[in-house]
Predicted 3D model of a 329-nucleotide part of an RNA (large-subunit ribosomal RNA, domain IV) from a metagenome.
Context: one part of a larger RNA
RNA sequence: CCGUCCUGAAGGAACUCGGCAAAUUGCUUGCGUAACUUCGGGAUAAGCAAGCCCCAUACUUGGGCAACCAUGUAUGGGGGGCACAAACUAGGUGGUAGCGACUGUUUAUCUAAAACACAGGGCUCUGCGAAGUCUGUAAGACGACGUAUAGGGUCUGACGCCUGCCCGGUGCCGGAAGGUUAAGAGGAGAUGUGCAAGCAUUGAAUCGAAGCCCCGGUAAACGGCGGCCGUAACAAUAACGGUCCUAAGGUAGCGAAAUUCCUUGUCGGGUAAGUUCCGACCUGCACGAAGGGCGUAACGACUUCCACACUGUCUCCAGGGCGGACUCA
Numbered sequence: 001c002c003g004u005c006c007u008g009a010a011g012g013a014a015c016u017c018g019g020c021a022a023a024u025u026g027c028u029u030g031c032g033u034a035a036c037u038u039c040g041g042g043a044u045a046a047g048c049a050a051g052c053c054c055c056a057u058a059c060u061u062g063g064g065c066a067a068c069c070a071u072g073u074a075u076g077g078g079g080g081g082c083a084c085a086a087a088c089u090a091g092g093u094g095g096u097a098g099c100g101a102c103u104g105u106u107u108a109u110c111u112a113a114a115a116c117a118c119a120g121g122g123c124u125c126u127g128c129g130a131a132g133u134c135u136g137u138a139a140g141a142c143g144a145c146g147u148a149u150a151g152g153g154u155c156u157g158a159c160g161c162c163u164g165c166c167c168g169g170u171g172c173c174g175g176a177a178g179g180u181u182a183a184g185a186g187g188a189g190a191u192g193u194g195c196a197a198g199c200a201u202u203g204a205a206u207c208g209a210a211g212c213c214c215c216g217g218u219a220a221a222c223g224g225c226g227g228c229c230g231u232a233a234c235a236a237u238a239a240c241g242g243u244c245c246u247a248a249g250g251u252a253g254c255g256a257a258a259u260u261c262c263u264u265g266u267c268g269g270g271u272a273a274g275u276u277c278c279g280a281c282c283u284g285c286a287c288g289a290a291g292g293g294c295g296u297a298a299c300g301a302c303u304u305c306c307a308c309a310c311u312g313u314c315u316c317c318a319g320g321g322c323g324g325a326c327u328c329a
Stems, first nucleotide, its partner, number of pairs: 001324008010315002014313001019310001027051005036041001038158001052079008061070003080084001092308004097303002099300002104116002120156007132142003159295004164225003169222002171218005178213003184207002189202005226244005253287001254284001265281005
């Protein structure tokens, strides 16, 4: 010096991206226990006390005919030690916010999560030789020894309150009309040839399906959800008015947010001091309603901030045990 373990004055997170690591806590009994809540929880919340040994008394349970033996509880008295859940084993706690409801699942070998799944919700397809899937075609198989309270696809993701406007574009669904339109049908005619009958070639109208055009519907289908100017008796602001454009101009709720560039926005709280954090404001560069919006008890080896306890993380390092390295033999 390396690995591992133990101890430490005073201080106690000053360390650091971050309390990472370590320390604290830990069991049983009694007391006690907040906000919030889906009334189940939260909860071992938090917090406080006791625990060893001996004796007495009262009782308990089991066995025994009984004497009595064994077990346990309560009350009282006493004893010893630095230390009585004496070793080992054995939750640190509380507050705040974000995300995800939850238990689960995942990158075997750098990511365990806010990602996936989930119960629940919606849309859509499918009437049975079902739709869908596999197989070159087919036969066949799964779906299913199921039958719309079933099966497939897709989005969302417990629960609560909700889910606004736009069908112009794209898609899907519907539409006995009309337009366009292939093969085919049709043959007015035309051409070649032949004396002719004919044969051959070409061919205008007209009739021809789906599709497309066209007409409607549909957004928990793909998607979208404006600009400029003026105006109130200080100023500022604009309930109000004008105008242009659009298919329609973002409703409720939320908002410097896992989204805010300017930005360490401004104000308040916490600190002696706070680019983080919490509460507000709204000027939303560029939130917004199942690519769901906003809340939410419980839960989380998730993420943020704060506090208590605790500590060699640190001020600042020191000593020791064991095993190596190293030096000497």
Its mean pLDDT, the model's own confidence on a scale to 100, is 88.